[in-house]
């Protein structure tokens, strides 16, 4: 980089560097930002994906699945639902602008394949 398979309306803050932009990309919006943007670093924190732990099924004995459990190990997060909407459907409502619910695409982590 590509592919599969799981989640994504919960959760979690300060300091130091730095010195104008940020909320992934396109449009439109709503926001955040010199009361200090991003990015880097320290530190705490959240959370349990992967690993560990007990427990019970099952097994071809290699593990598999299922529940619960800590949080010292690997990630990963720590403003706004993935900030919100585009694309399809279906329902509502309409003069128009739309409402809502399902699903697709994108993305964003983990875990594995190549």
């Nucleotide at each position: 980089c590509a592919u599969u398979c799981a989640u994504c309306c919960a959760g979690a803050a300060g300091g130091g560097u730095g010195g104008a932009g940020g909320g992934a990309g396109u449009a439109g919006g709503c926001c955040c930002u010199g009361c200090g943007a991003a990015a880097c670093c320290c530190u705490g924190g959240c959370a349990a994906c992967c690993g560990c732990c007990a427990c019970a099924g099952c097994u071809u004995c290699g593990g598999c699945u299922g529940c619960g459990g800590a949080a010292a190990g690997g990630u990963g997060c720590u403003a706004c639902c993935u900030c919100c909407u585009a694309c399809c459907u279906c329902g509502c409502a309409u003069a128009c602008c739309g409402c809502g619910a399902g699903g697709g695409a994108a993305g964003a982590u983990g875990a594995g394949u190549g």
Annotation:
SAM riboswitch aptamer (S box leader) from Longimonas halophila, 114 nucleotides, folded computationally. The prediction has a mean pLDDT of 84.